A computed fold for a 104-nucleotide RNA from Novosphingobium sp., annotated as Glycine riboswitch aptamer. Of the family's consensus pairs, 86% are formed in the model. Lineage of the source: Bacteria > Pseudomonadati > Sphingomonadales > Sphingomonadaceae > Novosphingobium. The coordinates come from a structure-prediction model, not an experiment, and the mean pLDDT is 75.
[in-house]
RNA sequence: GCUGAUCGCGCGGGAGAGUUCUUGUGAUUCGGGUAACUGGGUCACGGGACGCCGAAGGAGCAACCGCCCCGGAAUCUCUCAGGCCAAUGGACCGCGUGGGUCGA
Numbered sequence: 001g002c003u004g005a006u007c008g009c010g011c012g013g014g015a016g017a018g019u020u021c022u023u024g025u026g027a028u029u030c031g032g033g034u035a036a037c038u039g040g041g042u043c044a045c046g047g048g049a050c051g052c053c054g055a056a057g058g059a060g061c062a063a064c065c066g067c068c069c070c071g072g073a074a075u076c077u078c079u080c081a082g083g084c085c086a087a088u089g090g091a092c093c094g095c096g097u098g099g100g101u102c103g104a
Base pairs, nucleotide, nucleotide: 003103004102005101006100007098008097009096010095011094012093013092018050020049021048022047023046024045025044026043027042028041029040030039031038032037051084052083053082057080058078059077060076064072065071066070
């Protein structure tokens, strides 16, 4: 110096599962009514019920790996958490970039 791995940052891609039911509050809108009030629709934010998803995180087993004290281990499994219109998030992949470490 180049290259590979790894970490951070930026950009792009990125799945699955109820926009289910019920209830409260607020806003808005339509109808009835002299008025008080009342019935329905939509949206937002909460509560409850059941169903479901797994690719933040977490946990479990283990192929395998290191080495022999033991440790590291998944896209598998479980769903505590998270999620089930969209948005956000998102394992993982690609490109660029910065520094450190390791190997050739």